[in-house]
Overview
A computed fold for a 72-nucleotide RNA from Sphaerochaeta sp., annotated as transfer RNA. Model confidence (mean pLDDT): 83 of 100. The same sequence occurs in records of 3 taxa.
RNA sequence: GGCCGGAUAGCUCAGUGGGAGAGCGGUUGCUUUACACGCAACUGGUCGGGGGUUCAAAUCCCUCUCCGGUCA
Numbered sequence: 001g002g003c004c005g006g007a008u009a010g011c012u013c014a015g016u017g018g019g020a021g022a023g024c025g026g027u028u029g030c031u032u033u034a035c036a037c038g039c040a041a042c043u044g045g046u047c048g049g050g051g052g053u054u055c056a057a058a059u060c061c062c063u064c065u066c067c068g069g070u071c072a
């Protein structure tokens, strides 16, 4: 340098055009003498940056950055 994949909550990830979610985590309460477990509620996001297409973009297109793989 060419090609492929990835970047979404504190962490691991889903979501392939119209509601941004799950598990774990965190907070509060219940339970317990207390802790743990369990239960309930709450807490959570510039969807990597910029531009474009569209009535509408995490999602489609272009470009940049970073990470991984592969070929030379």
Base pairs, nucleotide, nucleotide: 001071002070003069004068005067006066007065010024011023012022013021018055025043026042027041028040029039030038048064049063050062051061052060